[in-house]
RNA sequence: GGCCCCGUAGCGCAAUGGUAGCGCAGUUGACUUUUAAUCAAUUGGUUGCAGGUUCGAGCCCUGCCGGGGUCACCA
Numbered sequence: 001g002g003c004c005c006c007g008u009a010g011c012g013c014a015a016u017g018g019u020a021g022c023g024c025a026g027u028u029g030a031c032u033u034u035u036a037a038u039c040a041a042u043u044g045g046u047u048g049c050a051g052g053u054u055c056g057a058g059c060c061c062u063g064c065c066g067g068g069g070u071c072a073c074c075a
Base pairs, nucleotide, nucleotide: 001071002070003069004068005067006066007065010024011023012022013021018055026042027041028040029039030038048064049063050062051061052060
């Protein structure tokens, strides 16, 4: 340098082009022998960045950034 995969909540991951969600974690409350466990409620998102297509984009297209894999270059 070429090609391929990945980037979404604090972490791990979903989402057929049509209201962005689940688990864990966090917060509050209940309960309780226990700072735990359990139950209930609840907070948290510029979907990596910039453009494009579309009535509508996390999803499709282009470029870039970051991570991983692979091949090549480099003697």
Predicted 3D model of a 75-nucleotide RNA (transfer RNA) from an Anaerolineae bacterium. It matches the Rfam family "tRNA". It is annotated as a transfer RNA. Its family is annotated with triplet codon-amino acid adaptor activity in the Gene Ontology. It was read from a public genome assembly. Model confidence (mean pLDDT): 81 of 100.